A computed fold for a 374-nucleotide RNA from a Planctomycetota bacterium, annotated as Bacterial RNase P class A.
Its Rfam family is "Bacterial RNase P class A". Gene Ontology terms of the family: dimeric ribonuclease P complex, tRNA processing and ribonuclease P activity.
Model confidence (mean pLDDT): 76 of 100.
NCBI's taxonomy places the organism under Bacteria, Pseudomonadati, Planctomycetota.

RNA sequence: CGAGAGGUCUGGGCGGCCGCUCCGACGCCCGCAAGGGCGGCGGGGAGGAAAGUCCGGGCUCCACGGAUCAAGGUGGUUGCUAACGGCAACCGGCCGCGAGGCUAGGGAAAGUGCCACAGAGAGCAGACCGCCCUCCGCGCGUCGGGGGGUAAGGGUGAAAGGGUGCGGUAAGAGCGCACCGCGGUCCUGGUGACAGGGCUGGCAGGGCAAACCCCACCUGGAGAAAGAUCAAAUAGGGAGGGUCAAGGCGUGAUCCGCGCCGGUGUGCUCUCCGGGUAGAUCGUUCGAGGCUCGGGGCGACCCGAGUCCCAGAGAAAUGGUCGCCACCCCCCGUUGCGGGGGUACAGAACCCGGCUUACAGGACCUCUCGCCUC
Numbered sequence: 001c002g003a004g005a006g007g008u009c010u011g012g013g014c015g016g017c018c019g020c021u022c023c024g025a026c027g028c029c030c031g032c033a034a035g036g037g038c039g040g041c042g043g044g045g046a047g048g049a050a051a052g053u054c055c056g057g058g059c060u061c062c063a064c065g066g067a068u069c070a071a072g073g074u075g076g077u078u079g080c081u082a083a084c085g086g087c088a089a090c091c092g093g094c095c096g097c098g099a100g101g102c103u104a105g106g107g108a109a110a111g112u113g114c115c116a117c118a119g120a121g122a123g124c125a126g127a128c129c130g131c132c133c134u135c136c137g138c139g140c141g142u143c144g145g146g147g148g149g150u151a152a153g154g155g156u157g158a159a160a161g162g163g164u165g166c167g168g169u170a171a172g173a174g175c176g177c178a179c180c181g182c183g184g185u186c187c188u189g190g191u192g193a194c195a196g197g198g199c200u201g202g203c204a205g206g207g208c209a210a211a212c213c214c215c216a217c218c219u220g221g222a223g224a225a226a227g228a229u230c231a232a233a234u235a236g237g238g239a240g241g242g243u244c245a246a247g248g249c250g251u252g253a254u255c256c257g258c259g260c261c262g263g264u265g266u267g268c269u270c271u272c273c274g275g276g277u278a279g280a281u282c283g284u285u286c287g288a289g290g291c292u293c294g295g296g297g298c299g300a301c302c303c304g305a306g307u308c309c310c311a312g313a314g315a316a317a318u319g320g321u322c323g324c325c326a327c328c329c330c331c332c333g334u335u336g337c338g339g340g341g342g343u344a345c346a347g348a349a350c351c352c353g354g355c356u357u358a359c360a361g362g363a364c365c366u367c368u369c370g371c372c373u374c
Base pairs, nucleotide, nucleotide: 001370002369003368004367005366006365007364008363009362010361012325013324014323015322016321017320018319020045021044022043023042024041026039027038028037029036030035047345051356052355054354055353056352057351058350059223060222061221062220071219072218073217074216075215076090077089078088079087080086091105092103093102094101095100106214107213111212112211113208114207115206128154129153130150131149132148133147134146135145136144137143138141162180163179164178165177166176167175181203182201183200184199185198186197187196188195189194227282228281229280230279237273238272239271240270241269242268243267244265245264247261248260249259250258251257289308290307291306292305293304294303295302296301326343328342329341330340331339332338333337
C1' cells in the first nucleotide's frame, strides 16, 4: 500500500427570537380553608434502537390439597444471572491459507412412517452396462444364445452396505495384511462436554427425529384498559322521621264533631346509609439505576467505596423560525470560487434484562493474508 476478520463509540454544533411540559422557591390575586390562577426567575425534558412485541423477570389481581396425564417449550458441557429460548468460556462437527465464521449439537439397536425425480435396485439391498468361467449353435465373427461367478470399474441419484494401497483371484470380494475410519473394552488427563493411548473385533440393521415418537428438564391464568383510594349530578335501592288518606279504638248508643292509634299505601316530603358511572388521585418513575475509582474472575459477571438524581405527558409536551459553521451528494456558471437544493432509521406511555429488525454518514482500536521498501 492492497485485500480482509473482529469489536467499540458517535447519531450534527453554536447563537438569537417565539412557544410546550414537569419540578422548585418567590411575588401578586381569588378562597374561611384545602387549594387554585397569573407573572417573571432557576433547573429537568426521547433512543441506540424509545421500534417489532419474539423470549424472560419484577409488580398487580384471580385461581390453587398432592401426584400423574395432556398441551406447549427447551436440547453439547461448565458457568453467569432475578430469570431466559439470553450471554461467556470451552468441547465436537463443517467452512476459510489465515485472523475467524456457522452450528436445535440428546436418542435411528423401542415402535411407526418417509426417502420425490432418475435408476436394474432406495432397504432384513441391487446384475442395467461391463469383467470372468463354462456349455451350445452356426452364417466362423470385434457373432448369437444358455448356465454360473463377481459389487473392483461404468452409469443413476441428495444418498447404492467403510476409504487408500499391496497381496490374492478365473474375475472379484476385509478374502488376507498395513495405515486411516468405525464398534467393544481398559488405562490416563479433564469438574464436564471430550481428548490421548493400549488391547481387541474384519466391519455389523443406509439416511431423515425444525416426521410422529422416546428420554431429560421447564411451564397456573390474565395483564397497567393490571389494581387501589376518594367520589358529583340524575335515576334507582335501603333505613328512619313528619304529614296525608283508607281503617280501627275511645267519647253510654246512632250520625256529625273531637281525641288517640295508624304494622296498611307504586301517596307527598325531609334526613341518613350503601353500590356503580363521570371525574380526580395513587400505582408511576430511586431503579436487578447511572458514573468514577479499587478488588476478584480468561470471560459473562460479582464485591466494596465514593458520587449523582437523570422525561413523566394523558390524546398525549420534548417544537417552530432565522443566522453562522460542519458533512455529503446533485444541478448551474466554473481557474480559484460563487449560487441553489439535500442531511438517516425513527419517537417514550408501568419498569427492567435480552433477542431481532431499520439506519445518511463519521471516528477509533486490535488482528490476519499478500506485495514492496528500509